[in-house]
RNA sequence: GAAUUUAAUAGCGAAUAAUGUCGUAUAAGAUUGGGGAUAUGGCCCAAUAGUUUCUACCAAGCCGCCGUAAAGGGUUUGACUACGAGGUAAGUGUUCAGCGGA
Numbered sequence: 001g002a003a004u005u006u007a008a009u010a011g012c013g014a015a016u017a018a019u020g021u022c023g024u025a026u027a028a029g030a031u032u033g034g035g036g037a038u039a040u041g042g043c044c045c046a047a048u049a050g051u052u053u054c055u056a057c058c059a060a061g062c063c064g065c066c067g068u069a070a071a072g073g074g075u076u077u078g079a080c081u082a083c084g085a086g087g088u089a090a091g092u093g094u095u096c097a098g099c100g101g102a
Stems, first nucleotide, its partner, number of pairs: 011099002013096005018088002021085005026056001030048006041066002050057001058078006
C1' cells in the first nucleotide's frame, strides 16, 4: 500500500416534537362455517369466544408432514392497543434506500 472478514460509530443534512422503560391484559393464542391451492402447494373470507378492556389477533425464518387427498403440524423471533407507574427531553429525542467513511 492492497484485498478480505468481523465489530463498533462520531459528524453533517433534512423532517419531526415528544421519546424510552416496567407492570397488568392475551396465550399476537382457541373454536366454527364457507371458499381455495396441491409437493414450484399448504391460502382467502366471515363468525364466535377469550381481556373487570377499546383495538388487534399478524409477519418472517427453521424443522417436519401430507405421494395428489383434504387436512394442515411443531418451533423461534418480531408488534400494536387499553390502563397504571417510573425515567429522559431542545447543547435533546425520534425518523431516513440521505451525505460522510473513523
The RNA shown here (Purine riboswitch aptamer) has 102 nucleotides and comes from Planococcus glaciei. Its Rfam family is "Purine riboswitch aptamer". From the family's description: Riboswitches are metabolite binding domains within certain messenger RNAs that serve as precision sensors for their corresponding targets. For this family Rfam cites "Riboswitches Control Fundamental Biochemical Pathways in Bacillus subtilis and Other Bacteria" (Mandal et al., Cell, 2003). Its mean pLDDT, the model's own confidence on a scale to 100, is 76.